[in-house]
RNA sequence: UUAGAGUUUGAUCCUGGCUCAGGAUGAACGCUAGCGGCAGGCUUAACACAUGCAAGUCGAGGGGCAGCACGGGUAGCAAUACCUGGUGGCGACCGGCGCACGGGUGCGUAACGCGUAUGGAACCUACCCACCGCAGGGGGAUAGCCCACCGAAAGGUGGAUUAAUACCCCAUGGCUUCCCGGAAUCGCAUGAUUCUGGGUGUAAAGCUACGGCGGCGGUGGAUGGCCAUGCGUGCCAUUAGCUAGUCGGCGGGGUAACGGCCCACCGAGGCUAUGAUGGCUAGGGGGUCUGAGAGGAUGAUCCCCCACACUGGUACUGAGACACGGACCAGACUCCUACGGGAGGCAGCAGUGAGGAAUAUUGGUCAAUGGGCGGAAGCCUGAACCAGCCAUGCCGCGUGCAGGAAGACGGCCCUACGGGUUGUAAACUGCUUUUGUACGGGAAGAAUGGCCCCCUCGUGAGGGGGUUUGACGGUACCGCACGAAUAAGGAUCGGCUAACUCCGUGCCAGCAGCCGCGGUAAUACGGAGGAUCCAAGCGUUAUCCGGAUUUACUGGGUUUAAAGGGUGCGCAGGCGGAACGACAAGUCAGUGGUGAAAUCUCCUGGCUCAACCAGGAAACUGCCAUUGAUACUAUCGUUCUUGAGUCCAGUUGAAGUAGGCGGAAUGUAGCAUGUAGCGGUGAAAUGCUUAGAUAUGCUACAGAACACCGAUAGCGAAGGCAGCUUACUAAACUGAAACUGACGCUCAUGCACGAAAGCGUGGGGAUCAAACAGGAUUAGAUACCCUGGUAGUCCACGCCCUAAACGAUGAUCACUCGUUGUUGGCAACUAUAUCGUCAGCGACUAAGCGAAAGCAUUAAGUGAUCCACCUGGGGAGUACGAUCGCAAGGUUGAAACUCAAAGGAAUUGACGGGGGCCCGCACAAGCGGAGGAGCAUGUGGUUUAAUUCGAUGAUACGCGAGGAACCUUACCCGGGCUCGAACGGUGCAUGAAUAUACGAGAGAUUGUAUAGUCCUUCGGGACAUGUAUCGAGGUGCUGCAUGGUUGUCGUCAGCUCGUGCCGUGAGGUGUCGGCUUAAGUGCCAUAACGAGCGCAACCCUUGUCAUUAGUUGCCAUCAGGUCAAGCUGGGGACUUUAAUGGGACUGCCACCGUAAGGUGUGAGGAAGGGGGGGAGGACGUCAAAUCAGCACGGCCCUUACAUCCAGGGCUACACACGUGUUACAAUGGCCGGUACAAAGGGCAGCUACACAGCGAUGUGAUGCUAAUCUCCAAAUCCGGUCUCAGUUCGGAUCGAAGUCUGCAACCCGACUUCGUGAAGCUGGAUUCGCUAGUAAUCGCGCAUCAGCCAUGGCGCGGUGAAUACGUUCCCGGGCCUUGUACUCACCGCCCGUCA
Repeated sequence: UUAGAGUUUGAUCCUGGCUCAGGAUGAACGCUAGCGGCAGGCUUAACACAUGCAAGUCGAGGGGCAGCACGGGUAGCAAUACCUGGUGGCGACCGGCGCACGGGUGCGUAACGCGUAUGGAACCUACCCACCGCAGGGGGAUAGCCCACCGAAAGGUGGAUUAAUACCCCAUGGCUUCCCGGAAUCGCAUGAUUCUGGGUGUAAAGCUACGGCGGCGGUGGAUGGCCAUGCGUGCCAUUAGCUAGUCGGCGGGGUAACGGCCCACCGAGGCUAUGAUGGCUAGGGGGUCUGAGAGGAUGAUCCCCCACACUGGUACUGAGACACGGACCAGACUCCUACGGGAGGCAGCAGUGAGGAAUAUUGGUCAAUGGGCGGAAGCCUGAACCAGCCAUGCCGCGUGCAGGAAGACGGCCCUACGGGUUGUAAACUGCUUUUGUACGGGAAGAAUGGCCCCCUCGUGAGGGGGUUUGACGGUACCGCACGAAUAAGGAUCGGCUAACUCCGUGCCAGCAGCCGCGGUAAUACGGAGGAUCCAAGCGUUAUCCGGAUUUACUGGGUUUAAAGGGUGCGCAGGCGGAACGACAAGUCAGUGGUGAAAUCUCCUGGCUCAACCAGGAAACUGCCAUUGAUACUAUCGUUCUUGAGUCCAGUUGAAGUAGGCGGAAUGUAGCAUGUAGCGGUGAAAUGCUUAGAUAUGCUACAGAACACCGAUAGCGAAGGCAGCUUACUAAACUGAAACUGACGCUCAUGCACGAAAGCGUGGGGAUCAAACAGGAUUAGAUACCCUGGUAGUCCACGCCCUAAACGAUGAUCACUCGUUGUUGGCAACUAUAUCGUCAGCGACUAAGCGAAAGCAUUAAGUGAUCCACCUGGGGAGUACGAUCGCAAGGUUGAAACUCAAAGGAAUUGACGGGGGCCCGCACAAGCGGAGGAGCAUGUGGUUUAAUUCGAUGAUACGCGAGGAACCUUACCCGGGCUCGAACGGUGCAUGAAUAUACGAGAGAUUGUAUAGUCCUUCGGGACAUGUAUCGAGGUGCUGCAUGGUUGUCGUCAGCUCGUGCCGUGAGGUGUCGGCUUAAGUGCCAUAACGAGCGCAACCCUUGUCAUUAGUUGCCAUCAGGUCAAGCUGGGGACUUUAAUGGGACUGCCACCGUAAGGUGUGAGGAAGGGGGGGAGGACGUCAAAUCAGCACGGCCCUUACAUCCAGGGCUACACACGUGUUACAAUGGCCGGUACAAAGGGCAGCUACACAGCGAUGUGAUGCUAAUCUCCAAAUCCGGUCUCAGUUCGGAUCGAAGUCUGCAACCCGACUUCGUGAAGCUGGAUUCGCUAGUAAUCGCGCAUCAGCCAUGGCGCGGUGAAUACGUUCCCGGGCCUUGUACUCACCGCCCGUCA
């Protein structure tokens, strides 16, 4: 000293990318802003620059004197003018020193440029310090000044005169440049040092105030520089070869000095895969940011080095430059000009323009620090110190503190008489005064400086005292007075991520870092209230590091996620068995030097703290040197045999190459037999065939491939290898243990091999067969199928070099439980049996590993060595380049852009023109329908003022509606009303309400008149009306905000839970398997054991019996009685009614079966294996239906989207569909006669009966509030008639006349009678219902209802069939299993083209 999160999925684990939270910045932008301290401030155009300043100084070197001051002189009253180098001083000039520092910038530079460590025996160094020595003599000029001249200017020319610490000559000489010698010492080498002899060559400057300051030579030091070398210091190999002064030598030149630095000659070298050369980018370092570290990124400010100074080049001067504010040349640009010529260089400080997102004052002072000159005073200094601007950063302070609940007002929210929150927040009371304002005081920075005085030594130093000097600055700081007074914002609030509500908006406007929000209830947009986080700042953007173990040295991987090269051989390289010895390169330890300062860390200290600053320590993980250690590695030497190899003996195999041979099949040809087809397919056709096919027989030829054996086998490095045989070649294994003695492993580049297809040349060509042709299939069919058919397939030689070249698994070595099969050998043994051992080829499995699937001595386990490869998906194995190839193409191999994933394994479902098992009127077998006609009804569409609304595959369409003429009614037109059509509360007023009559009106409504006026304690109350007010009202929207209810899958057999177990997990198990069932119904088995919702049963009804009870029902017996009749007495038998029970359970028998259970023309029984029917519908699916049945959230309307009224509409009608009904007829129609139900209904009702009417019906009348009365049957049966026709079928339509209901039948009712008499003669494709009291057929009833468009719906009974071999197929469903890129789940997903 190491933190994670979001995002791939329906869910899971993994791989993997993207994104976020942190820190940082020379920043910028937005909003906001009280103060101070400390720092920082053109990152872009090394773009261009106006103006000012940034390097001068010395008169104690010199000639002098333009300007200033003083003095003097002349003139003048004076002011003043002129003269005067006399003094202070001093422009310009000669001379000295400086200008090579300081300051700026980062263009160039990938380099000895920088860093670090060495070396210079190959070097220089002005000024400074120390020491030694010297300074003698002489000479000629020149600037200035003066004169003249040229030029617009800049500037220049000529003449005369002149000085020096300027210049020159001679002398002297240390020095040692050079030459010739001698001696000693030292060094890694060239060589160096010291001493010494001779020859040769070279110095100087003066000034003075007499204190001094200078000058020359030499030696040494110090400082600064120069050169060389080791190591370190970017990216690209899609840059692989570069180099002629190149590499070296000899000689010379040049330099302070070495050197191809330069030159002549000679040689042919030098660099490079440990990356030369080329290209691109870049000043380097100390450091800075980040990080746990290792690293990564960076090189602003400060320090060191380098480079540059408009661009390029060149040298001069000088100790030092190839010189930022010097020179020359060239170039570009700007400026001046009299057009002839000239001038300039802010990457110094300010400042301007431009560029840009963006970066400051044309400030003060030399007071301090430092620099230059000077003896000094001093002068100069945009170095520096200060101030100004900027929240650019860091640090600090403040905007108050305490009390204060009626929890005020206001705001916001809510379940709203009230509560919550803002919130002790405010008000109010008390306190304080940092800051602020006013006034007053007021620094340190200043001395080692100058001047004066004193002391000591001594004449210049040291010490002491006094005095003088401050830009900042009247600043910091201190004191006092006043007064809460002068001072808070920004971002965020869906998750990550701390913080939630309302309103607005309605996939719009917008947000967004990622995931993603927004389509009418948005915590995600905008506003508000509230909250959260920071705070004089807060956010955003950009960039860097982190998180990212996501390039993995620390610290990753490669069977299937990205990733093992197609295979072998093998150079370089890397790694390497056992023993002994040596050495000390690596390695380890000690010591020395260095690693600048600053920074970082620690400890102290100074600014009131902090930031900041200072002192000390530590650190700087590095480099160099030296001394030691010797295990390991390297190196050297000597040995060894176990790795590797050789020899000997044997064995094995589709190992390779070349040659020879064989039979079957196929094709073709010939001959023969033989006759009408063959062939081919799902079915066909193209094709072949009477010119004789196919078929059959014989003969011949051709090419290719080798049945059986054959394998789960063998061989080979891989690709690959198959008839038999011969030759040649290679390999492996086993046995034995003779030989060599580490000879080994791996392998970038390289070399070789490398299926098929393809290419070249030449052969060959039987079969098969791309292309192609034809025939089919099809919507099409450039395919699948068929008939043909060319390259090719075969051989030889030469290329190509790729494959799912796969075990998707590199090679080698070692180690790690077992079982079993098989190939080759060996040993034991009599043995073909058995067992052991070595080398292979397979299966299963333990540990271990793995995301899992799985792998598991043939590892994907545990280790070692080497090679290859990977780093999100797409773009793309593409483009460009290079290279190989005859070509096709191969190898190498990007980027822009784009996405928030792409992916692996496994899980649950769903799906499959996958599999297995099973069920259902699902098919099949049957019966009857629909689809054609007419009509009824619903829907679509159209129309309309309106044709109100909803329902829309199955699961809408005779559905909501179980009754639209008005009403209903929601729609349209018109006319009214606004507390409103109803109800309740309160206040006020009035006295009515109501009824009748008359009037207006379409009516709602309204006017007039009359009648009417209750109780009372006399206050008023009840009731009503009007008015005011509080609660209205809405069939307006949202069924995708909802409740409730319903449909459907489906009465299908399923759906789950607890505990346990398995799995990292999603999840599995249970619920699977076998048998069985209508059934997850049971039984057996079983890591499961149990349980719940479903199934079944319990309920209702029907079928049988019993008991109980008999009225209004019944009537056998008895009696009475009628034309007849349970009509009457009576009865409790029967039927029946309605309550309670019994009964059926595979209980019994036979057979099958372990059981559960099944089978039986079994028994018994009314009923037999669920007796028939009903009710009853699991978890869930379809955002299924309904806001118009009701309820309800939200939104909307309020003289209208509410409400009242009249009329109209919902009934429209070129058309289309659904559901029904009536038919098309003789199993029938019509006429006459005739029998038998059940279940229901009935008082504003059902009505017997009688009469009238053809009838609907009417009139009269009676019974019944119902087992009492009543509505009340038809098909059937009997008889007659019709005789196959648009009819005596069929009844639509239309006409006429009526009946009934009702305020009212015109739009728009039903019924009756008469007349009329349409379509229709059994219905295309297709489709519906039904398995028994069912279908079919016949009628009856009821609800709604005044009436009825009912042929509908719901019930009831009468008559009463046919068929089911069976589960292949269609549809739907259940269970198991399998594949999947689907999971809003196949109506999925997804590809291409076009827009």
Molecule: small-subunit ribosomal RNA
Organism: uncultured bacterium